[in-house]
RNA sequence: GCCUGUGUGGCGAAAUUGGUAGACGCGUUGGACUCAAAAUCCAAUGGUAGCGAUACCGUGCCGGUUCAAGUCCGGCCACAGGCA
Numbered sequence: 001g002c003c004u005g006u007g008u009g010g011c012g013a014a015a016u017u018g019g020u021a022g023a024c025g026c027g028u029u030g031g032a033c034u035c036a037a038a039a040u041c042c043a044a045u046g047g048u049a050g051c052g053a054u055a056c057c058g059u060g061c062c063g064g065u066u067c068a069a070g071u072c073c074g075g076c077c078a079c080a081g082g083c084a
Stems, first nucleotide, its partner, number of pairs: 001083007010026003019067001027045006046057004060076005
C1' cells in the first nucleotide's frame, strides 16, 4: 500500500435482512428472606435538562439515498485477520 471482517448501554450480546433501538445475560441500585451473611426471589437500571409531568439527544465520525437507516451507498477513524 491492497483485500476482508468488526464497531450498538457500565460490560457481553440481540434487533428475524429498511418500519417502536437496546430483548436476553452480567454488573449496579433498592427491597424480600436470614440472628447476620452467602445463595435465591422481586423491582428498577442509555444520556442530558427539569422538583416533577415531560422534552431533547443517542448505534465509531462526517455526508448521501429514502416517507422512514443500527441495517443501503460514499468518505474517514479505530481494532482484528490476510496479501504484498

Predicted 3D model of an 84-nucleotide RNA (transfer RNA) from an uncultured Bacilli bacterium.
It matches the Rfam family "tRNA". By type it is a transfer RNA. From the family's description: Transfer RNA (tRNA) molecules are approximately 80 nucleotides in length.
The sequence was found in a public genome assembly.
Model confidence (mean pLDDT): 81 of 100.